[in-house]
RNA sequence: AAGUUAUCAAGAAAGGCCGAGGGAAUAGACCCAUUGACGCCUUAGCAACCCUUAAAUUCCCGCAAAGGUGGGAACCUCAUAAUUUAAGAAGGUGCUACAUUCUAUCCGUCCCGAAACUUCGGAAUCCGGAAUAGAUAACAA
Numbered sequence: 001a002a003g004u005u006a007u008c009a010a011g012a013a014a015g016g017c018c019g020a021g022g023g024a025a026u027a028g029a030c031c032c033a034u035u036g037a038c039g040c041c042u043u044a045g046c047a048a049c050c051c052u053u054a055a056a057u058u059c060c061c062g063c064a065a066a067g068g069u070g071g072g073a074a075c076c077u078c079a080u081a082a083u084u085u086a087a088g089a090a091g092g093u094g095c096u097a098c099a100u101u102c103u104a105u106c107c108g109u110c111c112c113g114a115a116a117c118u119u120c121g122g123a124a125u126c127c128g129g130a131a132u133a134g135a136u137a138a139c140a141a
Stems, first nucleotide, its partner, number of pairs: 003139006013043005021032003026104004044096003049092002051088007058073006100133001105130004111122004
């Protein structure tokens, strides 16, 4: 690097530098931007993935008079790295316009036509789900 898992409509901004595009990529839409966006730096904040503490459960190891008790979450792996709840925020990341800004592909729902709710064809957008792509975190035996 590839890979796995989880999350992605909540939340959180000022100052300085720069100077023309920017919101990942393609197309369309919508928006941000010389009243200085985007980006970079500083400071502040948000959140709670890793983390810290406590409790419960499960599992493993030891002791035991079998009522318990001490320690641990390691080892293993086409396997996801015990599970849950509550509190916290020192540290590692991340984030601080717009839903990942929205749509695109599929399914369901809905609508129209064909004699017919079951079949076939068509169309549209609201809603729900999935997939693809992406972002972030943790793991990576």